Formats: sequence, C1' cells, structure tokens
RNA sequence: UAUACGGAAUUCUACUUCCUUCAUAUAUGUCCGGGAAUAUGGCCUGGAUGUCUCUACCAGAUCACCGUAAACGAUCUGACUAUGAAGGCAGGCUCUGUUAUG
Repeated sequence: UAUACGGAAUUCUACUUCCUUCAUAUAUGUCCGGGAAUAUGGCCUGGAUGUCUCUACCAGAUCACCGUAAACGAUCUGACUAUGAAGGCAGGCUCUGUUAUG
C1' cells in the first nucleotide's frame, strides 16, 4: 500500500430483496345454475356479488341434523392476497484485530 475475513461504534442510506409484527380491505362471507355422495355421506364445478383493491373465498376439529331423501346447520381454530406503517436483516461510512502480497 492493496486484498480478504472478523469485531465494535454510529443511525448514515435508499431501493430492491428477504423475515416478523401491526393497521386497513373481507365477514376466507352472501346469492344463483348444473352435476355428485347418502348416517363409513353431507361434495365437485361454473357464474354473480361483496373491497377507494389485485388475488382468494378454503381446510380441519367438535356438536347437531337429515332414517336413505335432497338439502345441509352451528361453534372454534388456521391463512393467502393488496396497500400502508414499524422493526429486523442487509449495505455505506468511521475505528479496530487477524491474514496475505509487494
């Protein structure tokens, strides 16, 4: 002097990325068509609506209900997505340690 790695301090940095938390939206909700299962069952598919909103609109458990028919109900738990905020991570600068080369 240069390079690499590590440590400390600073709160300097902005966007991108990643992670966490919080807020807003939506109630993972509602309506309709077609099809399917049947007490060991209670689903599949398409459309509409709901959001200053893209996407999603399900899963599991428990308790009922339906006596074999065509229709499901209640409760609890769990997200994803969009936007915003905060923090972390990261990077920069400064100081410092080690190593390597000239």
Molecule: Purine riboswitch aptamer
Organism: Pseudalkalibacillus decolorationis